[in-house]
Molecule: RNase P RNA; transfer RNA
Organism: Candidatus Dormiibacterota bacterium
RNA sequence: CGAGGCGGACGGGUGACCGCCGACCUAAUAAGCGGUUGGAGGAAAGUCCGGGCUCCAAAGAGCAGGGCGCUGGGUAACACCCAGUCGGGGCGACUCGAAGGAAAGUGCCACAGAAAUUACACCGCCGUCGGGCGUCGUCUCCGGAGGAUGGCCGGCGGUAAGGGUGAAAUGGUGGGGUAAGAGCCCACCGGCGGCCGGGUGACCGGCCGGCCAGGCAAACCCCGCCCGGAGCAAGACCAAAUAGGAGGACUGUGAGGCUGCUCGCCGAGUCCUCGGGUUUCGGUCGCUGGAGGCGCCGGGCAACCGGCGUCGUAGACAGAUGGUCACCGUCCCGCGAGGGAUACAGAACCCGGCUUACAGUCCGCCUCGACCC
RNA sequence: GCGGGAGUAGCUCAGCUGGCCAGAGCGCUAGCCUUCCAAGCUGGAUGUCGCGAGUUCGAAUCUCGUCUCCCGCUCCA
Numbered sequence: 001c002g003a004g005g006c007g008g009a010c011g012g013g014u015g016a017c018c019g020c021c022g023a024c025c026u027a028a029u030a031a032g033c034g035g036u037u038g039g040a041g042g043a044a045a046g047u048c049c050g051g052g053c054u055c056c057a058a059a060g061a062g063c064a065g066g067g068c069g070c071u072g073g074g075u076a077a078c079a080c081c082c083a084g085u086c087g088g089g090g091c092g093a094c095u096c097g098a099a100g101g102a103a104a105g106u107g108c109c110a111c112a113g114a115a116a117u118u119a120c121a122c123c124g125c126c127g128u129c130g131g132g133c134g135u136c137g138u139c140u141c142c143g144g145a146g147g148a149u150g151g152c153c154g155g156c157g158g159u160a161a162g163g164g165u166g167a168a169a170u171g172g173u174g175g176g177g178u179a180a181g182a183g184c185c186c187a188c189c190g191g192c193g194g195c196c197g198g199g200u201g202a203c204c205g206g207c208c209g210g211c212c213a214g215g216c217a218a219a220c221c222c223c224g225c226c227c228g229g230a231g232c233a234a235g236a237c238c239a240a241a242u243a244g245g246a247g248g249a250c251u252g253u254g255a256g257g258c259u260g261c262u263c264g265c266c267g268a269g270u271c272c273u274c275g276g277g278u279u280u281c282g283g284u285c286g287c288u289g290g291a292g293g294c295g296c297c298g299g300g301c302a303a304c305c306g307g308c309g310u311c312g313u314a315g316a317c318a319g320a321u322g323g324u325c326a327c328c329g330u331c332c333c334g335c336g337a338g339g340g341a342u343a344c345a346g347a348a349c350c351c352g353g354c355u356u357a358c359a360g361u362c363c364g365c366c367u368c369g370a371c372c373c
Numbered sequence: 374g375c376g377g378g379a380g381u382a383g384c385u386c387a388g389c390u391g392g393c394c395a396g397a398g399c400g401c402u403a404g405c406c407u408u409c410c411a412a413g414c415u416g417g418a419u420g421u422c423g424c425g426a427g428u429u430c431g432a433a434u435c436u437c438g439u440c441u442c443c444c445g446c447u448c449c450a
Base pairs, nucleotide, nucleotide: 001369002368003367004366005365006364007363008362009361010360012328013327014326015325016324017323018322020039021038022037023036024035025034041344045355046354048353049352050351051350052349053231054230055229056228060263061262062261063260065227066226067225068224069223070084071083072082073081074080085099086097087096088095089094100222101221105220106219107216108215109214122163123162124159125158126157127156128155129154130153131152133150134149135148136147138145139144171189172188173187174186175185176184190212192209193208194207195206196205197204198203235285236284237283238282245274246273247272248271249270250269256266257265258264276449277448292311293310294309295308296307297306298305299304329342330341331340332339333338374446375445376444377443378442379441380440383399384398385397386396392430401417402416403415404414405413423439424438425437426436427435
């Protein structure tokens, strides 16, 4: 210098004018006016996980159902994070992985193919028997007899080394062996089982053994762990008002509620249709101070934890958090004058994560290549 | 905000225990019939199964992500 990998930070600034919402202050209350002050994000998003909180038996039992799934740790908890193991990718920095069990059982494996799981014999190879043909010897009473060998046809048998089909064909490579072959035998490799050693563990290493076991569990299932339901429109309180209504269904022989079923518990109304009332779609609380941010010290490889100090930062009516202009910044185009662009997106009970979207910019560490000293 | 559901031909839907050419009705279109139209008969065309990944030999179907659309829930109660 070029090409990359990983992590972190930012994501417009200043001024003027016009507005919006909350809190506080002045004043005799309110409204109004004035002043001071605060007012979106890294994802506020998707609502995909996990928790807090509230109500329903302070929350129960069994079955069903659902979720998770290498190991160890972190955490309030998780499907998240950290550290590792194994496997895949990359020369490398690094990165990706829904990664338990297919020798518990059931199921599926289309088409093609001989055969798709109790594997299988289509072609080929080999043996044997029969038929017929060719070639070459032998014997002969010249009619034949008998032998060797090579094709062909048929029957029976052996064979999974080769061909062919397929996503997949009963371990792979090499040698021995055999009629031809084959874990039939042997060596190495893969896989399985046992023992020994290391590690908390996933797992790794060594030795021995019998020779071998298809794939799919994001199919049912088995194993281990976890899960009650509903959700701030939860829920609590206050005010005001009436027709505290009418019809229908079910109901202490238990309606309805605790998601489904059985039990158990609560236990008197519940649901539908029509009608009425209240109201700025009434008010207050829940409501934002928390598993909070930042700094230092200590423990830990790290995630994270502990201690001390410090900071105060939206809370709505489901509605505010904005707009215009000027100058500047950043990037792109243009020789130039100048022109263009400035993202994704917006709280709604609150947190921890994940995922997705994002113009442009900055910083740190690391890898590979080239060149120079 | 919270909860639930659906995307398959131009329209309405089936297929969703993975494979058999992705189907039905209406519509469109060509021919026949008719003097002509309608109806009828015969034939034909029609698809990124919303999109992108993954699992599998194989995905409309299973899983994940994403996009769009629809429905329900607020006081007395």